[in-house]
């Protein structure tokens, strides 16, 4: 240099035949329970879906470019 994969919450990830509100587990804050703590239970906060542009009535999802990470190859 060429080709391919990935980028979504603090972490690990799901969501992909475009469509109602962007979710799960863990973590974290609060509550109740307990003499107290833990576990389990209830409630919550937290996201410019890597960035920009395009297509569309509508984009995390499709297209193009850029950035980052990983792999294959010369």
């Nucleotide at each position: 240099g060429g080709c391919g994969g990935c980028g979504u919450a603090g972490c690990u990830c799901a969501g992909u035949u475009g469509g109602u509100u962007a979710g799960a587990g863990c973590g974290u804050g609060g509550g109740a329970c307990u003499c107290a703590u833990a576990a389990g239970c209830c409630c919550g906060a937290g996201g410019u879906c890597a960035g920009a542009g395009g297509u569309u009535c509508a984009a995390a999802u499709c297209c193009u470019c850029u950035c980052g990470c990983c792999g294959c190859u010369a």